[in-house]
Molecule: Bacterial RNase P class A
Organism: Vicinamibacterales bacterium
RNA sequence: GCAGUCAGCCAGACGAUCGCUCACCGCCGCGCUUCAGGAAACUGAUAAGACGGUGGGGAGAGGAAAGUCCGAACUCCAAAGGGCAGUGCGCCGGGUAACGCCCGGGCAGGGCAACUUGACGGACAGUGGCACAGAAAACAUACCGCCUCGGGCAACCGGGGUAAGGGUGAAAAGGUGCGGUAAGAGCGCACCGCGCCGGCGGUAACGUCGGUGGCAGGCAAAACCCCGCACGGAGCAAGACCAAAUAGGAUGGCGUGAUGAGGACUGCCCGUCCCAAGCCAUCGGGUAGGUCGCUAGAACCUGUGAGCGAUCACGGGUGCAGAGGAAUGAUCGUUCUCGACAGAAUUCGGCUUAUCGGCUGACUGCGAUC
Numbered sequence: 001g002c003a004g005u006c007a008g009c010c011a012g013a014c015g016a017u018c019g020c021u022c023a024c025c026g027c028c029g030c031g032c033u034u035c036a037g038g039a040a041a042c043u044g045a046u047a048a049g050a051c052g053g054u055g056g057g058g059a060g061a062g063g064a065a066a067g068u069c070c071g072a073a074c075u076c077c078a079a080a081g082g083g084c085a086g087u088g089c090g091c092c093g094g095g096u097a098a099c100g101c102c103c104g105g106g107c108a109g110g111g112c113a114a115c116u117u118g119a120c121g122g123a124c125a126g127u128g129g130c131a132c133a134g135a136a137a138a139c140a141u142a143c144c145g146c147c148u149c150g151g152g153c154a155a156c157c158g159g160g161g162u163a164a165g166g167g168u169g170a171a172a173a174g175g176u177g178c179g180g181u182a183a184g185a186g187c188g189c190a191c192c193g194c195g196c197c198g199g200c201g202g203u204a205a206c207g208u209c210g211g212u213g214g215c216a217g218g219c220a221a222a223a224c225c226c227c228g229c230a231c232g233g234a235g236c237a238a239g240a241c242c243a244a245a246u247a248g249g250a251u252g253g254c255g256u257g258a259u260g261a262g263g264a265c266u267g268c269c270c271g272u273c274c275c276a277a278g279c280c281a282u283c284g285g286g287u288a289g290g291u292c293g294c295u296a297g298a299a300c301c302u303g304u305g306a307g308c309g310a311u312c313a314c315g316g317g318u319g320c321a322g323a324g325g326a327a328u329g330a331u332c333g334u335u336c337u338c339g340a341c342a343g344a345a346u347u348c349g350g351c352u353u354a355u356c357g358g359c360u361g362a363c364u365g366c367g368a369u370c
Stems, first nucleotide, its partner, number of pairs: 001366010012335007020060003024056006030049001034045004062341001066352002069350005074235004086231005091105005106120001107118004121226002126224002129219002143166002145162007174192006193215001194213008239292004249283006260275001262274004299318008336339001
């Protein structure tokens, strides 16, 4: 210098004017209340505030605010305990409030490398599937071929053996070599692979070494399923508080029906109890409306220490949107590299998806020069 890998960061800048939301500090008006004066009307002081107006300075979207896919906080409902069903997850160790997330490691795949990808338990527990091709797609089998026996003049036909070679396929019952054989074959042997046993290393997954068995048997469990673990439901329109008008409810009072043919107890009588409209008061539920929930939180910035790291511990500092038809905008000027995806709605931790362009650091490969 070129090509690349990983991690982090920025998301036009500055100014002017006019608006919007929020909280704060003032001023003016209205004024609950309390105090003083007064016989009273009222007057003066005080001054709460879901009130009206006005002024000031201040704050005001994101790295994803998104998808709502996981995990929690919070709230209400349900709930002895256990099981079934259902859903999710699945190598090992660690982190975390928790997780299906993150970190480190193992194994497997990719890359020369930095690095990167993996739902990565079980396919002799069972059931089912594997298009086309092919003899056969799984209790293995035999189309061509090879060997052998019998028949035949021969071409060839029939029986048996075999699975090395050919052929089909995405995939065909270990691989290479030597021996062996009629031809062959783990039939025998060596190495590799696989299973089992043991030693050593490692917390473990696993690795490695030695021994042993000629040796299990394809793929798919993101097919059903089996094993292990976890999981109650709904969600801020959760939920809590204050509380009109109207209608209805309960209680009490007034009131009348009542010289009652009313109702309950009963077949009847007696007896006991209750009882209409209307008006008033109180109480409770509850609607509109209002308040809270609502932004100080597993917060952010920074330093030191521990750790490979995720992360943790301690110290210092900051105050950083809170609306409710829903604010965060518009116009103009200057300037540059001419500006992407996009917009809060209870709050956090993740994942995923979208994204013009740019900056920084570490590392890898190749080339050149010293």